[in-house]
């Protein structure tokens, strides 16, 4: 300088053809428990990296721009 991939809730990730954003750890509440774990029921937490554009409708599609990260020079 050129060329790719990722960017989603605290932490990992899914979201396949635009149509109301989920899963798995963690949280928190309550059942059980003498307690703690486990285990069961129930909830909280996200304007989806930022700005623009197309669409009635954008996490998905277009452009520019940041951040990481790979390859080549």
């Nucleotide at each position: 300088c050129g060329g790719g991939g990722u960017g989603u809730u605290g932490c990992g990730c899914a979201g396949u053809u635009g149509g109301u954003a989920g899963c798995g750890c963690g949280c928190c509440u309550g059942c059980u428990u003498u307690g703690g774990g486990a285990g069961c029921a129930g909830g909280a937490g996200g304007u989806c990296c930022a700005g623009a554009g197309u669409u009635c409708g954008a996490g998905u599609c277009u452009c520019u721009g940041c951040a990481c990260u790979c390859c080549g020079a």
Molecule: transfer RNA
Organism: Oscillibacter sp.